[in-house]
RNA sequence: AAAGUAGGCUGGGUGAUCGCGGGGGGCGCUUCGCUCCCCGAGGAAAGUCCGGGCUCCAGAGGGCAGGGUGCUGGGUAACGCCCAGUGGGGGUAACCCCAAGGAAAGUGCCACAGAAAAUAAACCGCCAUCGCACAUGCGGUGGUAAGGGUGAAACGGUGAGGUAAGAGCUUACCAGUAUCGCCGGUGACGGUGAUAGCUCGGCAAACCCCACCCGGAGAAAGACCAAAUAGAAGAGGAGAAGCGGCCCGCUUCGUUCGACUCUCGGGUAGGUCGAUGGAGGCCGGCGGCAACGCCGGUCCGAGAUAAAUGAUCACCACCCCGCCGAUUCGGCAGGGUACAGAAUCCGGCUUACACGUCUACUUUGCCG
Numbered sequence: 001a002a003a004g005u006a007g008g009c010u011g012g013g014u015g016a017u018c019g020c021g022g023g024g025g026g027c028g029c030u031u032c033g034c035u036c037c038c039c040g041a042g043g044a045a046a047g048u049c050c051g052g053g054c055u056c057c058a059g060a061g062g063g064c065a066g067g068g069u070g071c072u073g074g075g076u077a078a079c080g081c082c083c084a085g086u087g088g089g090g091g092u093a094a095c096c097c098c099a100a101g102g103a104a105a106g107u108g109c110c111a112c113a114g115a116a117a118a119u120a121a122a123c124c125g126c127c128a129u130c131g132c133a134c135a136u137g138c139g140g141u142g143g144u145a146a147g148g149g150u151g152a153a154a155c156g157g158u159g160a161g162g163u164a165a166g167a168g169c170u171u172a173c174c175a176g177u178a179u180c181g182c183c184g185g186u187g188a189c190g191g192u193g194a195u196a197g198c199u200c201g202g203c204a205a206a207c208c209c210c211a212c213c214c215g216g217a218g219a220a221a222g223a224c225c226a227a228a229u230a231g232a233a234g235a236g237g238a239g240a241a242g243c244g245g246c247c248c249g250c251u252u253c254g255u256u257c258g259a260c261u262c263u264c265g266g267g268u269a270g271g272u273c274g275a276u277g278g279a280g281g282c283c284g285g286c287g288g289c290a291a292c293g294c295c296g297g298u299c300c301g302a303g304a305u306a307a308a309u310g311a312u313c314a315c316c317a318c319c320c321c322g323c324c325g326a327u328u329c330g331g332c333a334g335g336g337u338a339c340a341g342a343a344u345c346c347g348g349c350u351u352a353c354a355c356g357u358c359u360a361c362u363u364u365g366c367c368g
Base pairs, nucleotide, nucleotide: 001364002363003362004361005360006359007358008357009356012316013315014314015313016312017311018310020040021039022038023037024036025035026034027033028032042339046350047349049348050347051346052345053344054218055217056216057215066214067213068212069211070210071085072084073083074082075081086100087098088097089096090095101209102208106207107206108203109202110201123148124147125144126143127142128141129140130139131138132137156174157173158172159171160170161169175199176198177196178195179194180193181192182191183190184189222273223272224271225270231264233263234262235261236260239253240252241251242250243249280299281298282297283296284295285294286293287292317337318336319335320334322332323331324330325329
């Protein structure tokens, strides 16, 4: 320098004007208005895919059904997340990927091709034998998985012996499996030795088996206040209401079917809480490889409810394109600056994202 790998950061700035939500102060003519100050989206607020806090309901305990997870150890409130490892696969490497228990419990499936897809199997070939033809050939019976052919996959591999031809049929070595040890490791597992010819196909994101985990519904959860309407609720009760204030009078409703008043109950409209101080942020120290934990200090950083957090202008910043002058560069004009947007709160995962930027590492080339 080029090509790459891994992990982060940023997510336009300043000013002016107008406006919106919340909180606090002051003033006034106090159902309200004016004014001043402070605060006001994200790295994903998103998808709602996992896990929890919280709330209500249910629940002695256990089991079945159903769902989920699935190498090991650790972290955590918990997880399907994270960290550190193991095994397998990919890459020259940095590094990346894996749903990675059991197919030697049972059942099932394995397209096409192929004789045969699993208690194996004879299409060609090879060998023996019989018959016909007697030349090479044709047919029958039997043996054979060494060779050919099919397939994604064909029942260990190589050499030697053996045989009619062959075959773990036998043997040496190699590979695998099972059983039993030894050494290292908390463990997954790694290394190593002995024995057994044991050689047993694949699929469990097919049923299934094994181990572990899981009660249901969700902030429209739920708690409280409470106009209105429903009450054969309780007490009082002979009057009550209207006719503009008072008296008379009149009308209506009542006195067994109880008008009217008070209380209780109920909970619609509406309101308050839940509701933003928390598994919280930042800094430092200690423990740990790390995820993370503990201790100390410090800070408070949206809380709406049909839903505020915005708009316009100017200048600057960055990027793209064009023109002019030009070695770097300068000037002018135009365009662009994403994804998206709280709604009960947290921990994750996943997905989207303009321009830009940092750190560590790898490979190759060149220079000293």

Bacterial RNase P class A from a Patescibacteria group bacterium, 368 nucleotides, folded computationally. The model forms 95% of the base pairs in the Rfam consensus. The sequence is in RNAcentral, with records from ENA. Its Rfam family is "Bacterial RNase P class A". Rfam classes the family as a ribozyme.